[in-house]
Formats: sequence, C1' cells, structure tokens
RNA sequence: AUCGGAAGAAGAGGUUGCACGUCUCAUCAGUCGCGACUGUUAGGUGAUUAAGCACUGUAGCAGUUGUUAAAGGGUGGCGUGCCGAAAUGGUAAGUCGCUUAAUUGGCAAACCGUUGGGUCCUGGUUGAAUAAGUCAGGGACUGUCGCAAUUACUUGAUUGCGGGGCGCUAUCGACGAU
Repeated sequence: AUCGGAAGAAGAGGUUGCACGUCUCAUCAGUCGCGACUGUUAGGUGAUUAAGCACUGUAGCAGUUGUUAAAGGGUGGCGUGCCGAAAUGGUAAGUCGCUUAAUUGGCAAACCGUUGGGUCCUGGUUGAAUAAGUCAGGGACUGUCGCAAUUACUUGAUUGCGGGGCGCUAUCGACGAU
C1' cells in the first nucleotide's frame, strides 16, 4: 500500500412506515341499564357444571311505553418516541373473574421462531359491524442488495431473474492475509 474485517455508532425505505398519548367526530345504539303498566310465575344472580358461600324474590321471563349510556375498535387533528420500528406464533413462571375441582376467558415476565414495507383479493378467527385487527394463501406496487442484458457518459437509467432486516448505505476500526 492492497484485500478481508469483529465490535462501536450514524442514517434511508413511506406523506397511509411503526407504536404510544391526547382532543374531536361517527359508530357502538334507541342497544345494556333504569322507571311505569299488563300477563305469567317461584325462583333469580355471582363465566359453565357440581358442592358451598353471599345477595335477592313487588323478583325472574314476555310484551307495551318513557328515558337512556359506556368500553373496546374506527375517521381526522395535535404531540411524543422510533426504523424489529412493531406485529405475531409456540412454550409459559405467575395473576384476575366469591371458595374448591374440572372447563373456559383475559393479562402476562422469560425463552425460541416468523415477518423488508404498505396495499388488494379469497378463506378462517375475533368483533355489533361489510369497520378494524390477526392467521394462511395469492396478486400487483415499492425500497434495498446481487447477477445478466441494453443504453447513456460521469457513473446514471431501463428490463428480467433472485435474496432478505442477524439485511442495506456511509463512517470508524480491534485483528488477519499478501
């Protein structure tokens, strides 16, 4: 000097990148609940079953009528943190729903795995919902890298194929080889 290069640390993809908070609006819904009347009836409630415990029975159920929400999720605005941002699958300590057992629903440390990104379609699932989320499959688009071809000439553009974020770009550089 050249090549390779651990660790560190800085950025890019998108104006629908990701997540959170807050405000507003619509939906939730004329639903839950509450009140009145009528009918019927002795039970009803605490996620389901059994046992217990507690509360209640002018209950409960049905109809009519009056009144009437909220949470979750969503549109838009503002703000904050970011680029495995984040989401999700499996296992799951533990914890909540009156106690015990079984079932079931929610939250959930930790570990392992998948996904570059958003979007559209089909099916499943959750949901009040045709919204939104999520899972599986498929489509086009987009970003990046590699290879090939074409073109331009100042190192760009186009087309095709393929890979993945433990990536890519720039920087720095322990160390190694010649």

Model confidence (mean pLDDT): 78 of 100. Predicted 3D model of a 178-nucleotide RNA (Lysine riboswitch aptamer) from Paucilactobacillus suebicus. Lineage of the source: Bacteria > Bacillati > Lactobacillales > Lactobacillaceae > Paucilactobacillus. The RNAcentral record of the sequence draws on Ribocentre. Rfam family: Lysine riboswitch aptamer. Gene Ontology term of the family: lysine biosynthetic process.